[in-house]
Molecule: RNase P RNA; transfer RNA
Organism: Chloroflexota bacterium
RNA sequence: CAAGGUGGACGGGCGGUCGCCCCGAUGAACAUCGGGGAGGAAAGUCCGAGCACCACCGGGCAGGAUGCCCGCUAACGGCGGGGCGGGGUGACCCGACGGAAAGUGCAACAGAAAGCACACCGCCCCGAUAAGUGAACGGUGAGAGCCGGGAGCGAAUCGGGGCAAGGUUGAAAAGGUGAGGUAAGAGCUCACCGUCCCGGUAGUGAUAUCGGGAGCACGGUAAACCCCAUCCGGUGCAAGGCCAAAUAGGGGGACGUACGCGCCCGGCCAGUCCCCGGGUUGGCCGCUUGAGCCCCGAUGCAAAUCGGGGACUAGAUGGAUGGCCGCUUAAAACAGAACUCGGCUUACGGUCUGCCUUGUCGA
RNA sequence: UCCCGCGUAGCUCAGCCGGUAGAGCAGCUGACUGUUAAUCAGCGGGUCGUAGGUUCGAGUCCUACCGCGGGAG
Numbered sequence: 001c002a003a004g005g006u007g008g009a010c011g012g013g014c015g016g017u018c019g020c021c022c023c024g025a026u027g028a029a030c031a032u033c034g035g036g037g038a039g040g041a042a043a044g045u046c047c048g049a050g051c052a053c054c055a056c057c058g059g060g061c062a063g064g065a066u067g068c069c070c071g072c073u074a075a076c077g078g079c080g081g082g083g084c085g086g087g088g089u090g091a092c093c094c095g096a097c098g099g100a101a102a103g104u105g106c107a108a109c110a111g112a113a114a115g116c117a118c119a120c121c122g123c124c125c126c127g128a129u130a131a132g133u134g135a136a137c138g139g140u141g142a143g144a145g146c147c148g149g150g151a152g153c154g155a156a157u158c159g160g161g162g163c164a165a166g167g168u169u170g171a172a173a174a175g176g177u178g179a180g181g182u183a184a185g186a187g188c189u190c191a192c193c194g195u196c197c198c199g200g201u202a203g204u205g206a207u208a209u210c211g212g213g214a215g216c217a218c219g220g221u222a223a224a225c226c227c228c229a230u231c232c233g234g235u236g237c238a239a240g241g242c243c244a245a246a247u248a249g250g251g252g253g254a255c256g257u258a259c260g261c262g263c264c265c266g267g268c269c270a271g272u273c274c275c276c277g278g279g280u281u282g283g284c285c286g287c288u289u290g291a292g293c294c295c296c297g298a299u300g301c302a303a304a305u306c307g308g309g310g311a312c313u314a315g316a317u318g319g320a321u322g323g324c325c326g327c328u329u330a331a332a333a334c335a336g337a338a339c340u341c342g343g344c345u346u347a348c349g350g351u352c353u354g355c356c357u358u359g360u361c362g363a
Numbered sequence: 364u365c366c367c368g369c370g371u372a373g374c375u376c377a378g379c380c381g382g383u384a385g386a387g388c389a390g391c392u393g394a395c396u397g398u399u400a401a402u403c404a405g406c407g408g409g410u411c412g413u414a415g416g417u418u419c420g421a422g423u424c425c426u427a428c429c430g431c432g433g434g435a436g
Stems, first nucleotide, its partner, number of pairs: 001359010012328007020037008039334001043345002046343005051236004063232005068082005083097001084095004098227002103225002105221002120167002122163008132153002137148004175193006194216001195214008240285004250276006293310007364435007373388004382419001390406005412428005
């Protein structure tokens, strides 16, 4: 210098002018003055909590979530560090990373065979049939030869048996490579690698490594059902609490029978509970100071924790945080609070910056 | 503020427990008819909302987004 990797910060500023919301002060409504007024994601609502109400002896079922290890935290599916696997020359990045020797299921097409493996081609042995080839020997001939003769070999076909090395299919085919061995072959045997089991050592642990044993059973799929372990009571600030106002009049049902009538029948009436329907829909609290932020020190690899110091002001309820002008070279990105925090994910024009890697050149 | 459902051809919808995406209507071509409609025969048309992942293989399973629709108070 070029190309990358990985963090962090900012994401307009100044002035003028006209408005909007909240707080305080002053005076009668209202006005004046002073102070404050969106974000790194306020978003998606995907996780975890606080807080509130309801339910609740305790536990389970169903359902859901998480899933290598250790730690951090109020908690988490978050974060930090580590292990293992994969990618990259590297800085570094990615991983839903428990269980398929409990069970059930699935694998189209192709292929011999797709799950208690199998035998299409192929290799080998035995038997039968047997095209063909045709030795000895016999006849004949002077001889070359011809005629007969049939041992042995034997293509091919059929039957019986052995094998799984090779070929073919597929995403996937029963350990891999080499040697020995065999009729041909095969973990059949051996060496190395892999797998499984047992033990030692290091480590808190995941795991790593070493030694011994087993000839290898036990293919894949759990983001298929499922199994194992851990966690989860439900609903959400329109939660919920308080004040004021309103609850007039009416209909239906159940229970019930004091009063009135001489008796009977029938009817009416108080009260309690439930349902329908009607009325009220104003104000205050919750409501913003918080497991929060900044700086310094200590501990820790780190996440973080502890101690000390400091600053602190959105809080609406039809819902404020804006418009215009000038300067700054340009002012343009994604986007706007509604109970509050910790995270994750997604969107984002541009600017500044720490550390690291690779390549080239120079000293 | 909160909670559900859906997205497949031009339109309306199927597609089961993952294995070459279909139906009806519409469109085009041909036949029938003097012509049109109806009818009959045939044909074309799909990044399965987008992007990643799991799997040998994804419309289907998982995750994150995007766009619609509905509900509670």